RNA sequence: AGAGCCGGCCGGACAGUCGCUGUUCCCAUCGGGCCGUCACAGGCACGGUGCGGGAUGGAGGAAAGUCCGGGCUCCGGCGGAUCGGGUGCCAGGUAACGCCUGGGGGGCGUGAGCCCACGGAAAGUGCAACAGAGAGCAGACCGCCGAAGCUCCGUCAGGCCGUGGCGAAAGCCCUGGUCUGCCGGUGCCCGGUAAGGGUGAAACGGUGCGGUAAGAGCGCACCGCAGCCCUGGUAACAGGGCCGGCAUGGCAAACCCCACCUGGAGCAAGGCCAAAUAGGGAAGCCGCAGGGCGUGCCGCAUUGCGGCCGCUGCCGCAGCACCGAUCCGCGUGCGCUUCCGGGUAGGCCGCUUGAGGUCCACGGCGACGUGGAUCCCAGAGGAAUGACUGUCCUCGACAGAACCCGGCUUACAGGCCGGCUCUCCUU
RNA sequence: GGGCCAUUAGCAAAGCGACCCAAUGCGCUCCCCUGUCGAGGGAGAGAUCGUCCUUUUGAAUCCGACAUGGCCCGCCA
Repeated sequence: AGAGCCGGCCGGACAGUCGCUGUUCCCAUCGGGCCGUCACAGGCACGGUGCGGGAUGGAGGAAAGUCCGGGCUCCGGCGGAUCGGGUGCCAGGUAACGCCUGGGGGGCGUGAGCCCACGGAAAGUGCAACAGAGAGCAGACCGCCGAAGCUCCGUCAGGCCGUGGCGAAAGCCCUGGUCUGCCGGUGCCCGGUAAGGGUGAAACGGUGCGGUAAGAGCGCACCGCAGCCCUGGUAACAGGGCCGGCAUGGCAAACCCCACCUGGAGCAAGGCCAAAUAGGGAAGCCGCAGGGCGUGCCGCAUUGCGGCCGCUGCCGCAGCACCGAUCCGCGUGCGCUUCCGGGUAGGCCGCUUGAGGUCCACGGCGACGUGGAUCCCAGAGGAAUGACUGUCCUCGACAGAACCCGGCUUACAGGCCGGCUCUCCUU
Repeated sequence: GGGCCAUUAGCAAAGCGACCCAAUGCGCUCCCCUGUCGAGGGAGAGAUCGUCCUUUUGAAUCCGACAUGGCCCGCCA
């Protein structure tokens, strides 16, 4: 100088003007309450209102996703169990966690470092398409090897038959066919073999030597694996020794087994005060209900209808009467008044002082813990952070609290600080 | 604010480890039929299973993250 790794922090700055909003103080005004007065006056605290004033606070590292964990609240209680769900190397931290810290093991990178749902496949069940001979205590397709038999081919030897040549003949020679036998080979059949080829994601420990008919943990050496023991470590695990002789392949983000955790719902949780209307409950009051009668009154109308007025009507039991129908009006319903209860609108609480922030000291490798000092830092309910001006810079990303907190994940322009690694160059 | 569900051709919708480069219906294209259209018959095309990742030999399907769309909430009767 270049390339990179890890950790922490910031997220336009300053000034002015005008706005929004929480709290608080003062002022004005209104309201009811209490004290006080014979009554006013006056005083006290509270609440509402304000184009009144002042002071002071006012979004984030993710406020987001709602993926985990907890507080809080309700479900009478939430102790045990079942089902279901979750987590999963070890130790620690924590209120708790699937988070964090440290360590172990595995993988990647030259390295700083980074990544890993990382218990059990020897409890059981299940899955593995296609390809391949064979896919789970397997398998013989090619290949390798062995032995008997059969078929075929070839060399050689022998027998028989035939053709041709020479010859008077015996015979000899050439050639073909067929049979038998030895040897070699091909194919079939039988068996051995998991070294090699080939298929597959995966083929029943790996490499080498010996061994063998060929092979094979069949034997040996090293490596891996399993069992036992020793050493170190809290442990995960690591190292060493002895021994076994290869069994027990993969998948549990398949069912499952083991260990641990786990009741459900959520601030629209939940609590308090409490209109109007309509329901619910209690008490009381007033009558009304169906009919009959009337030289009654009025209207329409004309053998009638309707309205008003007056008189009349108890029920149960007993008794009496009674064939039945019918009549009756208890219950009940309607209305009014008062009271009670639930509860809506509305108001208040929950609501922000909290596993809180900052600084210091101590303990711890660290996450974190302990102690001290100091600070109060949004709390709305149509929902507040904005607008304008000026100056400056690297010209400004993702994005807006809604009960709170601890994490994780996701989004994010740019910048600052610290530590470290690799390569090249110079001295 | 809180709780929950879904996403597969143009539309609807099955499939929940290999049989699946994914069934079926409507729709679409072509052919036959008809004087023509419809109906009918036959053939065919059309899907990176919302996106990215994990586990697995293998993912539409299992796990996680993200995106989009939708539903529900208090009180009385």